[in-house]
RNA sequence: GGUAGAGGCGCAGCCAAGAAUAGUAAAUGUGGGGAGAGCAGCCAGCUCGUUGAAACACACUGAAAGGCAAGGCUGCCGAAGAAUGUCGUCCGGCGACCGAUGUUCUGGCUGUAGGCUGAAUAAGUUUGCAGCUGUCAUCAGGAGUUUGAUGGAGAGCUAUC
Numbered sequence: 001g002g003u004a005g006a007g008g009c010g011c012a013g014c015c016a017a018g019a020a021u022a023g024u025a026a027a028u029g030u031g032g033g034g035a036g037a038g039c040a041g042c043c044a045g046c047u048c049g050u051u052g053a054a055a056c057a058c059a060c061u062g063a064a065a066g067g068c069a070a071g072g073c074u075g076c077c078g079a080a081g082a083a084u085g086u087c088g089u090c091c092g093g094c095g096a097c098c099g100a101u102g103u104u105c106u107g108g109c110u111g112u113a114g115g116c117u118g119a120a121u122a123a124g125u126u127u128g129c130a131g132c133u134g135u136c137a138u139c140a141g142g143a144g145u146u147u148g149a150u151g152g153a154g155a156g157c158u159a160u161c
Stems, first nucleotide, its partner, number of pairs: 001161005008077001010076006018068001026061001028059004036048004041094003080106009107133011135152007
């Protein structure tokens, strides 16, 4: 260097019953009110508005996206995720979304407190703390292969060529 593997509620992607979002947003009508409102955030620009804007209330009709998920399929074990820089896409211009790439961090899982996102007490992500677990190294004990302590990180570990 090549190949094949292991950890475990292991990781990611796709489809999806369903729950929730929600009797919410929005449309229409009435009241109300008296100058603003809308175009996803800002600037610019545009549209509607005293032939009556918005808030608010009632009546009627009444969603959806993102996120979760029984179950199923696929690719895998830096699987993958996060932060940040650069470039690209989009845009009237920034920012945002998305994609590529560089650097840094994280072995995996669970619980908990806080932050961010979210309609949410779901879930995701991140930081701290605690625990469980796998792997290697060192030390000590025990013996047919194991227990304990300490420490490290996946560019690792095991097997093989």

The RNA shown here (Lysine riboswitch aptamer) has 161 nucleotides and comes from Ruminococcus flavefaciens. Its Rfam family is "Lysine riboswitch aptamer". Gene Ontology term of the family: lysine biosynthetic process. Rfam describes the family as follows. Riboswitches are metabolite binding domains within certain messenger RNAs that serve as precision sensors for their corresponding targets. Allosteric rearrangement of mRNA structure is mediated by ligand binding, and this results in modulation of gene expression.